[in-house]
Context: one part of a larger RNA
RNA sequence: GGAUGAACGCUAACGGCAGGCCUAACACAUGCAAGUCGAGGGGUAACGAUGUCUUCGGACAGGCGACGACCGGCGCACGGGUGAGUAUCGCGUUUGUAACCUACCUUUAACUGGAGAAUAGCCCGAAGAAAUUCGGAUUAAUACUCCAUAAUACUAUGAUCUGGCAUCUUUUUAUAGUUAAAGCUCCGGCGGUUAAAGAUGGACAUGCGUAACAUUAGAUUGUUGGUGAGGUAACGGCUCACCAAGUCUACGAUGUUUGGGGGGUCUGAGAGGAUGGUCCCCCACACUGGUACUGAGACACGGACCAGACUCCUACGGGAGGCAGCAGUGAGGAAUAUUGGUCAAUGGGCGCAAGCCUGAACCAGCCAUGCCGCGUGAAGGAUGACAGCGCUAUGCGUUGUAAACUUCUUUUGUACAGGAAGAAACACUUCUACGUGUAGAAGCUUGACGGUACUGUACGAAUAAGCAUCGGCUAACUCCGUGCCAGCAGCCGCGGUAAUACGGAGGAUGCAAGCGUUAUCC
Repeated sequence: GGAUGAACGCUAACGGCAGGCCUAACACAUGCAAGUCGAGGGGUAACGAUGUCUUCGGACAGGCGACGACCGGCGCACGGGUGAGUAUCGCGUUUGUAACCUACCUUUAACUGGAGAAUAGCCCGAAGAAAUUCGGAUUAAUACUCCAUAAUACUAUGAUCUGGCAUCUUUUUAUAGUUAAAGCUCCGGCGGUUAAAGAUGGACAUGCGUAACAUUAGAUUGUUGGUGAGGUAACGGCUCACCAAGUCUACGAUGUUUGGGGGGUCUGAGAGGAUGGUCCCCCACACUGGUACUGAGACACGGACCAGACUCCUACGGGAGGCAGCAGUGAGGAAUAUUGGUCAAUGGGCGCAAGCCUGAACCAGCCAUGCCGCGUGAAGGAUGACAGCGCUAUGCGUUGUAAACUUCUUUUGUACAGGAAGAAACACUUCUACGUGUAGAAGCUUGACGGUACUGUACGAAUAAGCAUCGGCUAACUCCGUGCCAGCAGCCGCGGUAAUACGGAGGAUGCAAGCGUUAUCC
């Protein structure tokens, strides 16, 4: 000199864009953050419409719009947070899988026939303070089970051919066996099953790179390898039985400490050094530890079970909970924001759709935390006015064209008026084309931000400057006070009676809505 997720002191007009718990992965009140589908189902708790009855209070009717709870489907494995752990195939990069999986989506081919037993809900009853649980009767399905049909699927045994990298692989086949489905409909469609391929996402292996300490020198028994079996989507000591005694290590094993990794960021001419906040990719975690279940996918932040610590309720028998989601609270700290608005756009989940949900997201609020922009007026104006300060003191210098005064402008400000883009779609209506549901066109509809941005008119210099420094390094000097005191200080150093170095004043210099100090990095 540059830089910062900064903090502190003094000061402060505005706007745009960004950023905002670095500390206690400390504890959390409250609200919200994952639902959706009635075009799968039995149904009807609330609301509405309609109908019937009515003593005018209301009652009844799932036939209807809809729909709480329930069964079922899909989603909840995404999105969002944090960096505790991890020196590791975790990450980065490179290859490989002749060792693998992939719901939804796309393409292709084939199929979608029949039967049955339950169960939630509803109803009745019971236990309990509650959480909740139990018994009986009855009922449905795209829930569950069985049968049929079936292969280019799978299994077993063979034949044939090509290629390779040991296991293997490619082509053409033969015989035998096993295995599937679900309906709904507004009649347009939406689905279901099997197989093959694609796309997407993942899994595993692998060469190289990846902190400090040798005041850590030996480490290891599923350890290293083999055979067989089990397990997995899959290879593998992944696990197990048996056999052998190996394997790593001074090119640093093992141990200890520290630590998420990268793209990047800061600095530097570069080499390098430092760093990993915001944004993007990957990993790990979800009160602490462990376990599996469901599922295409989890060993699952707002799922389950067990143990532990903590908090809460209790009728003492027993129960409930997990903000490292968004706000917010306490604590810690030098220090870090609102218990805001909207689904209008983008994206996600479900749904044929309308739509519903979405603290993702988009916006608004707070903070000079940073960067950028803009303003605090412009031109003229000398008797160089008064006051201040200084001096060699009837006077001179300086503040200083500075002020006054004259003319001008109106960014900004105040008032009033107008007023966006972001919206194109979906849906609906009409039309056109092909020819029966697609494509296209036109119309109509939808804005949280927001009466915001922006524009115009009027008024009037009107509303707007500080901070640090002035001995040398280092731009900028005098006076007064103090008297080795009070104090300053980054280094050298200054102060003991003429201090350009302390404190004040005048003046000056530097930067400027900021300026200094502190901390850290180059």